[in-house]
RNA sequence: GGGCUCGUAGUCUAGUGGUAAAACGCCCCGCUUGCACCGGGGGGUCCCGAGUUCGAUCCUCGGCGAGUCCA
Numbered sequence: 001g002g003g004c005u006c007g008u009a010g011u012c013u014a015g016u017g018g019u020a021a022a023a024c025g026c027c028c029c030g031c032u033u034g035c036a037c038c039g040g041g042g043g044g045u046c047c048c049g050a051g052u053u054c055g056a057u058c059c060u061c062g063g064c065g066a067g068u069c070c071a
Base pairs, nucleotide, nucleotide: 001070002069003068004067005066006065007064010024011023013021018054026042027041028040029039030038047063048062049061050060051059
């Protein structure tokens, strides 16, 4: 320098045009003499910009970053 894959919550990962989601973690309440477990509830997220579209996490282009391969 080039090819390919990827970027979603604090972490890990679904979702691939039509309400953004599960698990763990965090906060509150219940339970307990107390802690843990357990039950209930809550906050928190689409890497950035442009385009297409009635509508973009999803499609297209550019940028940034990560992984892998080739030179």
Molecule: transfer RNA
Organism: Candidatus Pacearchaeota archaeon